[in-house]
RNA sequence: GACAAGGGCAAACCCGGCGAAAGCCGGGGACGCAAAGCCACGAGGCUACGGCAGACCGACGAAGUCGUGGUCUGCUAUGCCGGUCGGGUCGCCGAA
Numbered sequence: 001g002a003c004a005a006g007g008g009c010a011a012a013c014c015c016g017g018c019g020a021a022a023g024c025c026g027g028g029g030a031c032g033c034a035a036a037g038c039c040a041c042g043a044g045g046c047u048a049c050g051g052c053a054g055a056c057c058g059a060c061g062a063a064g065u066c067g068u069g070g071u072c073u074g075c076u077a078u079g080c081c082g083g084u085c086g087g088g089u090c091g092c093c094g095a096a
Stems, first nucleotide, its partner, number of pairs: 001093001008033002013028006031083001037089003041086003044081003050076008
């Protein structure tokens, strides 16, 4: 980074599988991509199994309180995303 050449990758969606989910893998399929190759270092985003906090409900109890169970709400990454950006790193071609 070109109305170049040889090529490469593969969004949405569908099928199968893994996962609590985000998402990932394989097949099909192409919206697009000069790194849409690779690497979770920084930022940002996504999810919340689990953990924490609060509220409500039920049972036991005279009541209150505590404990256990259920539901809802909020917070939380150790999980995930590089086709979100930055960064690192390897690579094809060679016009202006």
Molecule: c-di-GMP-I riboswitch aptamer
Organism: rhizosphere metagenome